[in-house]
């Protein structure tokens, strides 16, 4: 310089065009227990990196840019 993947709650992480973005662990609350821990039920918590464009509709496609990983010069 040029190519290739990747970036969704604190962490990790399904979802690849269409109902209100899954689900663990973490948290806070209440059950259970003499009490703690396992176990149960519930809640709170994501402006899908960022900024355009397609589309009736984008976390999903397309373009730039950002960070970060990996080959090749």
């Nucleotide at each position: 310089g040029g190519g290739c993947c990747c970036a969704u709650g604190g962490u990790c992480u399904a979802g690849u065009g269409g109902c209100u973005a899954u689900g663990a662990c973490a948290u806070c609350a209440c059950c259970c227990u003499u009490a703690c821990a396992a176990g149960g039920u519930g809640g709170a918590g994501g402006u899908c990196g960022u900024g355009g464009g397609u589309u009736c509709g984008a976390a999903u496609c397309c373009c730039a840019c950002u960070g970060g990983g990996c080959c090749c010069a």

A computed fold for a 73-nucleotide RNA from a Candidatus Nanoarchaeia archaeon, annotated as transfer RNA. The prediction has a mean pLDDT of 82. Rfam family: tRNA.